[in-house]
RNA sequence: CCGGAGGCCUGGACACGGUCGCUCUCGCGCGCCUCGGCGCUGCGAGGGAGGAAAGUCCGGACUCCAUAGAGCAACAUGCUCGCUAACGGCGAGGCGCGGUGACGCGACGGAAAGUGCAGCAGAGAGAAGACCGCCACGGCGCUUCGGCACCGAGGUAAGGGUGAAAGGGUGCGGUAAGAGCGCACCGCCCGGCCGGCGACGGCUCGGGGCACGGCAAACCCCAUGUGGAGCAAGACCAAAUAGGGAGGCGGUAGAGGCGGCUCGUCUCGAUGCGGUGCACGCACCGCACCGACCUCCGGGUAGGUCGCUCGAGGGGCGCGGCAACGCGUCUCCCAGAUGAAUGACCGUCGAUCUCCUCCGGGAGAGAAACAGGAUCCGGCUUACGAGGGCCUCCGGUCUU
Numbered sequence: 001c002c003g004g005a006g007g008c009c010u011g012g013a014c015a016c017g018g019u020c021g022c023u024c025u026c027g028c029g030c031g032c033c034u035c036g037g038c039g040c041u042g043c044g045a046g047g048g049a050g051g052a053a054a055g056u057c058c059g060g061a062c063u064c065c066a067u068a069g070a071g072c073a074a075c076a077u078g079c080u081c082g083c084u085a086a087c088g089g090c091g092a093g094g095c096g097c098g099g100u101g102a103c104g105c106g107a108c109g110g111a112a113a114g115u116g117c118a119g120c121a122g123a124g125a126g127a128a129g130a131c132c133g134c135c136a137c138g139g140c141g142c143u144u145c146g147g148c149a150c151c152g153a154g155g156u157a158a159g160g161g162u163g164a165a166a167g168g169g170u171g172c173g174g175u176a177a178g179a180g181c182g183c184a185c186c187g188c189c190c191g192g193c194c195g196g197c198g199a200c201g202g203c204u205c206g207g208g209g210c211a212c213g214g215c216a217a218a219c220c221c222c223a224u225g226u227g228g229a230g231c232a233a234g235a236c237c238a239a240a241u242a243g244g245g246a247g248g249c250g251g252u253a254g255a256g257g258c259g260g261c262u263c264g265u266c267u268c269g270a271u272g273c274g275g276u277g278c279a280c281g282c283a284c285c286g287c288a289c290c291g292a293c294c295u296c297c298g299g300g301u302a303g304g305u306c307g308c309u310c311g312a313g314g315g316g317c318g319c320g321g322c323a324a325c326g327c328g329u330c331u332c333c334c335a336g337a338u339g340a341a342u343g344a345c346c347g348u349c350g351a352u353c354u355c356c357u358c359c360g361g362g363a364g365a366g367a368a369a370c371a372g373g374a375u376c377c378g379g380c381u382u383a384c385g386a387g388g389g390c391c392u393c394c395g396g397u398c399u400u
Stems, first nucleotide, its partner, number of pairs: 001396010012349002016347005022048007029040005050370001054381002057379005062230004074226005079093005094108001095106004109221002114219002116215002131160002133156003137152003141148002168186006187210001188208004192203004234306004244297005254268006273291006313332008352365005
């Protein structure tokens, strides 16, 4: 320099200015009243979206409901060790696959518990299989006497062919031809020893001719985990209207006196709602029930308040650890809206882009993607414009 691998930062200028606004908090001012709150065309100061706030896919905190214990079912997870509040996440490692490599990818437990599946092709798809080929034997025919063709009953898994897959591989021996049939090496299985916490790895060790093919992202088995619903959780205050309950409606409303004065007591006292039934000589202010009316109580709704944001919190430094992460210490306070604020315009600066050039420079344009909180955290996944900057590593080439 070229080509690549892994990762981090940035996502216009919160240490630009101005004008007009929005929301929250605090202070001041004014107003209201039950004196502690509430309200305001008010003033001032301060805070005001993201790396994914998203999808709502996992895991927790928190809240309510349910809940003796154990088991079944269902669902999820699935190499090992670690981290963590927890996880299906993360870190480190093992194994397999891909890549020259940096590195990437992997539902990566069990197929010698059982059941099941394998289309098409193929003779045969599980301890199988004789289609072609090969081989000896018998028969018959031909013969150049070496053999050849056909038929029969057999042998053979070496060779061919089918398939994703055909019951270890290579070589030598062996054989009629063959075959772990025998042997050597490689592989495999069982055991032992060594290393490692472990997954696993190693061995010039011992035994075994080799059994036990594939699929569990088929059922299944094993191990581990999971109660349900979710901030519209949940708690409190609480109208109007309708409905529910209790009481009152003649010694009642009211008037006056006294006292310890939201009340009690004494005296007087009505012109005193409607209907039905009872009672009654008649009438009424009697009795019962129903309705209207009055007072009180309780549940719910509208509405309001809390939950609500200081938290497994952010940043710096030090220490432990390969790392995820943990510990210590200092420091910071950083949205809490609810028909839902965080905006608009102007100027300046500007990453970057375009054009011209006498290569010194000059002119012009100039912020754009995905997207926006709604109880809060830890993750995962998905989306993301023009670009810019940085770190580590790999391969190739050149120079010294």
Background: Model confidence (mean pLDDT): 76 of 100. A computed fold for a 400-nucleotide RNA from an Acidobacteriota bacterium, annotated as Bacterial RNase P class A. NCBI's taxonomy places the organism under Bacteria, Pseudomonadati, Acidobacteriota. A source record names the gene rnpB. Rfam family: Bacterial RNase P class A. Rfam classes the family as a ribozyme. The model forms 93% of the base pairs in the Rfam consensus.